RNA sequence: GCGCGAAUGGCUCAGUGGUAGAGCAUCGCCUUGCCAAGGCGAGGGUCGCCAGUUCGAAUCUGGUUUCGCGCU
Numbered sequence: 001g002c003g004c005g006a007a008u009g010g011c012u013c014a015g016u017g018g019u020a021g022a023g024c025a026u027c028g029c030c031u032u033g034c035c036a037a038g039g040c041g042a043g044g045g046u047c048g049c050c051a052g053u054u055c056g057a058a059u060c061u062g063g064u065u066u067c068g069c070g071c072u
Base pairs, nucleotide, nucleotide: 001071002070003069004068005067006066007065010024011023012022013021018055026042027041028040029039030038048064049063050062051061052060
């Protein structure tokens, strides 16, 4: 230099055009003599960034940043 892949709550990951979800973690309540376990609920993410296409983009297209892999 070229090609491919990844980037989404604190963490690990889903989500292939129509109001962004789960598990764990955090907080509150219930349960218990206490702890743990269990049950119910809440908060937390403008989907790496900038544009484009579209009535509508996490999703499609281009560029770009970071990380990983491969080629030279």

This is a predicted structure of a 72-nucleotide RNA (transfer RNA) from a Defluviitaleaceae bacterium. It was read from a public genome assembly. NCBI's taxonomy places the organism under Bacteria, Bacillati, Bacillota, Clostridia, Defluviitaleaceae. Rfam family: tRNA. Rfam describes the family as follows. Transfer RNA (tRNA) molecules are approximately 80 nucleotides in length. By type it is a transfer RNA. Rfam links the family to the GO term triplet codon-amino acid adaptor activity.